[in-house]
RNA sequence: CGCCGAAUCCCGUCCGGACGUAGGACGGGAGCGGGGGAACCAUGUUUCUGGGGCGAGCCCACCCGUCGGGGUGGGGGCGCAGGCUCCUUUAGCGCCAGCCCGUCAGCUAACCCCGCAGGCCUACGAAGGAGAA
Numbered sequence: 001c002g003c004c005g006a007a008u009c010c011c012g013u014c015c016g017g018a019c020g021u022a023g024g025a026c027g028g029g030a031g032c033g034g035g036g037g038a039a040c041c042a043u044g045u046u047u048c049u050g051g052g053g054c055g056a057g058c059c060c061a062c063c064c065g066u067c068g069g070g071g072u073g074g075g076g077g078c079g080c081a082g083g084c085u086c087c088u089u090u091a092g093c094g095c096c097a098g099c100c101c102g103u104c105a106g107c108u109a110a111c112c113c114c115g116c117a118g119g120c121c122u123a124c125g126a127a128g129g130a131g132a133a
Base pairs, nucleotide, nucleotide: 002120003119004118008030009029010028011027012026013025014024015023031116032115033114034113035112036111041106050104051101052100053099054098058075059074060073061072062071063070064069076096077095078094079093080092084131085130086129087128088127089126090125
C1' cells in the first nucleotide's frame, strides 16, 4: 500500500515542563452497525429437553470415544487477487470460529437502548455484463 470487520469522520473542553506538536481523557455531532418495542399478521400457550442475541461460521449420513468431542464423506455458506465499483460464471487458495443475555424477548410504527473493536499479508488467474470517472 492493501485485506477481514459496522467498527469511520468532525467539533469542543482539559492534560500534554512556558508556547506548542504527537498523544491521551471527557463531552457532543454526522455516518455506519446491532438489540428491545404496538396494531395487523403469525404461533394455541407454559413445562430443564430451558429459551434467545451478535457473527459466514451450518445441515445430513457413517465410524470412533468416558461426557466434552474427534474422523471420513456429501450438501451448503463466507473471504481473497492489479486503473475504480458492482453482478454472474469458472480455476486456485483459505475459513466454517468465538462471544454475549440470564429464565426473558415472533413480526413490529412511534419510542427506548447499545457498539464504532479486534485481527492480518508477499499472494499477484480467466471469461462475460453494467456503471462511474